Model confidence (mean pLDDT): 75 of 100. A computed fold for a 94-nucleotide RNA, annotated as TPP riboswitch aptamer (THI element). Rfam family: TPP riboswitch aptamer (THI element). Its family is annotated with thiamine pyrophosphate binding in the Gene Ontology. The model forms 96% of the base pairs in the Rfam consensus.
RNA sequence: CGAACAUCAAAAGGGUGCCCUCCAUGAGGGCUGAGAUUAUACCUUCGAACCUGAUGCAGUUAGUACUGCCGUAGGAAUUGAUUCGCAUAAAGAA
Numbered sequence: 001c002g003a004a005c006a007u008c009a010a011a012a013g014g015g016u017g018c019c020c021u022c023c024a025u026g027a028g029g030g031c032u033g034a035g036a037u038u039a040u041a042c043c044u045u046c047g048a049a050c051c052u053g054a055u056g057c058a059g060u061u062a063g064u065a066c067u068g069c070c071g072u073a074g075g076a077a078u079u080g081a082u083u084c085g086c087a088u089a090a091a092g093a094a
Base pairs, nucleotide, nucleotide: 001085002084003083006082007081008080009079010078011045012044013043014042016039017031018030019029020028021027022026050075051074052073056069057068058067059066
């Protein structure tokens, strides 16, 4: 000077759906998932966390959930330290 990955700290961003039953203002159960407003939990911070497109298209299913496409689309939230790499100066050693 630069910063990919990784670790730590603090900060910030995000989602919380579908179905069934009941005594139906609510409660219980099932499905997928890291997470379905139980969380200070989970994930993400230069990017598929998440949002728009979208009650989109195809498949599947108990299911408008789920999987894939869309997607080299558009948008989207940080710093510091450790660490790593390169170059240079001084001193010392060989």